[in-house]
């Protein structure tokens, strides 16, 4: 000087996945418990549906659908994401368009019941509207 790995901190991105309090502790790390915010599921009347089996059905999520292929996969697509104060709309560029779970069972659904609060990453520009804030001058 360069490269690789690990740990910590700061600013951000996807996502519901963050904030606060208490206790323990081998102590600046970890563990346990509780609460707020946010997010999901179940669950009446009424309404809807009466198609569950044979070949089930359903949930989270943007991740659905079509064609080709023996398959792996490929080409598209509904849809989704893309920091320099926040948000909305439009145009273009780039990217994703997965995966997992319940277990024969669940429409909507007030009261009520219950669960999650992870994980993975590092930035593209332009126009218009609304709001917030800062500087300077009067």
């Nucleotide at each position: 000087c360069a490269u690789u790995g690990u740990u910590u901190c700061a600013c951000g991105c996807c996502g519901a996945a963050u904030c606060c309090c208490g206790c323990c502790u081998u102590c600046c790390g970890g563990g346990c418990g509780g609460g707020g915010a946010c997010g999901g599921g179940g669950g009446a009347c009424c309404c809807a549906a009466g198609u569950u089996u044979c070949g089930g059905g359903g949930g989270c999520g943007u991740a659905u659908c079509g064609c080709c292929g023996c398959a792996a996969g490929g080409c598209g697509u509904a849809g989704g994401g893309u920091a320099a104060c926040u948000u909305c709309u439009u145009c273009g560029g780039c990217c994703c368009g997965a995966g997992c779970c319940c277990g024969u069972c669940a429409g909507c659904u007030a009261a009520c019941c219950u669960c999650g609060c992870a994980g993975g990453c590092g930035u593209c520009g332009a126009a218009g509207g609304a709001g917030a804030g800062a500087a300077c001058c009067u």

This is a predicted structure of a 138-nucleotide RNA (c-di-AMP riboswitch aptamer (ydaO/yuaA leader)) from a Candidatus Poribacteria bacterium.
Of the family's consensus pairs, 96% are formed in the model.
The prediction has a mean pLDDT of 80.
Lineage of the source: Bacteria > Bacteria candidate phyla > Candidatus Poribacteria.